[in-house]
Context: one part of a larger RNA
RNA sequence: GAUGAACGCUGGCGGCGUGCUUAACACAUGCAAGUCGAACGAUGACCAGGGUGCUUGCACCUUGUGAUUAGUGGCGAACGGGUGAGUAACACGUGAGUAACCUGCCCCUGACUCUGGGAUAAGCCCGGGAAACUGGGUCUAAUACUGGAUAUGACUGCUGGCCGCAUGGUCUGGUGGUGGAAAGAUUUUUUGGUUGGGGAUGGACUCGCGGCCUAUCAGCUUGUUGGUGAGGUAGUGGCUCACCAAGGCGACGACGGGUAGCCGGCCUGAGAGGGUGACCGGCCACACUGGGACUGAGACACGGCCCAGACUCCUACGGGAGGCAGCAGUGGGGAAUAUUGCACAAUGGGCGCAAGCCUGAUGCAGCGACGCCGCGUGAGGGAUGACGGCCUUCGGGUUGUAAACCUCUUUCAGUAGGGAAGAAGCCUUUCGGGGUGACGGUACCUGCAGAAGAAGCGCCGGCUAACUACGUGCCAGCAGCCGCGGUAAUACGUAGGGCGCAAGCGUUAUCC
Numbered sequence: 001g002a003u004g005a006a007c008g009c010u011g012g013c014g015g016c017g018u019g020c021u022u023a024a025c026a027c028a029u030g031c032a033a034g035u036c037g038a039a040c041g042a043u044g045a046c047c048a049g050g051g052u053g054c055u056u057g058c059a060c061c062u063u064g065u066g067a068u069u070a071g072u073g074g075c076g077a078a079c080g081g082g083u084g085a086g087u088a089a090c091a092c093g094u095g096a097g098u099a100a101c102c103u104g105c106c107c108c109u110g111a112c113u114c115u116g117g118g119a120u121a122a123g124c125c126c127g128g129g130a131a132a133c134u135g136g137g138u139c140u141a142a143u144a145c146u147g148g149a150u151a152u153g154a155c156u157g158c159u160g161g162c163c164g165c166a167u168g169g170u171c172u173g174g175u176g177g178u179g180g181a182a183a184g185a186u187u188u189u190u191u192g193g194u195u196g197g198g199g200a201u202g203g204a205c206u207c208g209c210g211g212c213c214u215a216u217c218a219g220c221u222u223g224u225u226g227g228u229g230a231g232g233u234a235g236u237g238g239c240u241c242a243c244c245a246a247g248g249c250g251a252c253g254a255c256g257g258g259u260a261g262c263c264g265g266c267c268u269g270a271g272a273g274g275g276u277g278a279c280c281g282g283c284c285a286c287a288c289u290g291g292g293a294c295u296g297a298g299a300c301a302c303g304g305c306c307c308a309g310a311c312u313c314c315u316a317c318g319g320g321a322g323g324c325a326g327c328a329g330u331g332g333g334g335a336a337u338a339u340u341g342c343a344c345a346a347u348g349g350g351c352g353c354a355a356g357c358c359u360g361a362u363g364c365a366g367c368g369a370c371g372c373c374g375c376g377u378g379a380g381g382g383a384u385g386a387c388g389g390c391c392u393u394c395g396g397g398u399u400g401u402a403a404a405c406c407u408c409u410u411u412c413a414g415u416a417g418g419g420a421a422g423a424a425g426c427c428u429u430u431c432g433g434g435g436u437g438a439c440g441g442u443a444c445c446u447g448c449a450g451a452a453g454a455a456g457c458g459c460c461g462g463c464u465a466a467c468u469a470c471g472u473g474c475c476a477g478c479a480g481c482c483g484c485g486g487u488a489a490u491a492c493g494u495a496g497g498g499c500g501c502a503a504g505c506g507u508u509a510u511c512c
Stems, first nucleotide, its partner, number of pairs: 001511003005508005012375006018368002020333001025331003029328003034075003039072002042069001047064008082286003092210007101203002106199008114148004123138006154178006160171004184191002212258003219249003224246008261283004265276004288309005311322004339365001341364003347361001348359004378408004388399004412453001414448005422439001425436004456501005461482003467496005477484002
């Protein structure tokens, strides 16, 4: 000098930040991922028209409109948010490579969107179960599923030109064979679907180099190292398997042990360096513990599924349910770390043509001097240098212009009145207009009253700025180091005075 700090004493206001470093301990409760009726069958509230009955304002029938939504279907749920347990590794950083790869939504561009079929949920009927849930029968729809047609493309055989960086690439080269697409919706207008090519974005893999301790760890290795073939993958590859060979790594530290998420950065330092990785940003890993796959463009998936385990809960004992390292909150641990708040107004995200809905992301508010910064606790005058305190050589000195007193001011806090920007957006409209702010009656502006409501903490032997008196008497105590204290202690305790910082001041811990 610094800190995500803590502790002691003290504490007026504001702005901006920041706040479980310990038990990746266990969790009550609420919320944190939905949305689309312009994909589909169904449901059919309100309203309007017509009709019938009559009790003349109600019931029923019918037509239209179509609010609502359990279900099928689509997209999203792989983002966003949390944590740092594991990991010494291509995990990260940096620089290359992929002639060995994938990429939903988005953008540009070419072609197409023909024709059939059978189911099933919801519904209805009958059951089982305490519940969670679930069985059978029957009916129905689709942008759900599926057969056929067509197709520049895919795979493959033969073959030509050009090129490179080994394997090879390319010319939408030529020619033959094989098996392959599609979906509709909407009032208009639009929007969707399929298949090619290109882009963008995101991802995957490989390699060079770089960054901890330990030799009281010296040898390690059998899918091990390489080859051939096969399987698998989006894709290279012992990734996996069969066979063959016997290799591969290591004092330039293999293997083992310990510790640890990595970086941009942050702290310190003139720098070199040392330390560190809270907040913010990038990457990685994890989601009660261990394992596994399914769906999907994308997961081996925090608020999905299955299995095993520990734990907790419900039970009619047959069987079931759960996972806060999301936001709040609780217990526990600890020196120690906040509200079961408001709003989707803004920014952004998901879905939707849209209106809109959802969003503990986010924007804000609350709590904490935890940090940084700013402001205030008054200003000017005022000497008989008052009273009191303290010291005294008893003359006086000092506290001290300090107070009183006089003249002013009113920041901040208080109170009263006014009152935003953030919305040049978005929505709606009869095109005139109308609606929309959590923060917040906040910031800010104006008025009012009155010096009125607002100062402490540490130190004073030397280092080190600041001295006297009394008490104590190697006691009580102090102390960072040197050291003080045994009867005049500037070093202990108290007082007066002084020095330093100041809404803080000291102490402790850690780093330079």